Predicted 3D model of a 73-nucleotide RNA (transfer RNA) from candidate division CPR2 bacterium GW2011_GWC2_39_35.
Its Rfam family is "tRNA". Rfam describes the family as follows. Transfer RNA (tRNA) molecules are approximately 80 nucleotides in length. It is annotated as a transfer RNA.
Its mean pLDDT, the model's own confidence on a scale to 100, is 81.
[in-house]
C1' cells in the first nucleotide's frame, strides 16, 4: 500500500436510530472507627477520537482523516 479489528469518564468496559449516555474500580465528601481499613450513602467527573453525510432524531448508519494493534507481498 492492500485487508480486517479498536477509539464511550482517570482506568478496564457496556450501550436495539429515540427517554437525561451508563457500570466496575479509582479520586472527593458524609457516616461509622481511638486513628486508618473495610462497610455503608452521596457528590463530582463525558465537545462518545476528528470533520463531513443519511435521517424527524446518530454513541449506533455511510464517507473521509487521525491514532492504535493485527494480517499480507
Nucleotide at each position: 500500500g492492500c485487508c480486517c479489528c479498536u477509539g464511550u469518564a482517570g482506568c478496564u468496559c457496556a450501550g436495539u436510530g429515540g427517554a437525561u449516555a451508563g457500570a466496575g474500580c479509582g479520586c472527593c465528601a458524609g457516616c461509622u472507627u481511638g486513628c486508618g481499613g473495610a462497610g455503608c450513602u452521596g457528590a463530582a467527573g463525558g465537545u462518545c477520537g476528528c470533520c463531513c453525510g443519511u435521517u424527524c432524531g446518530a454513541g449506533u448508519c455511510g464517507g473521509g482523516c487521525c491514532a492504535g494493534g493485527g494480517g499480507u507481498a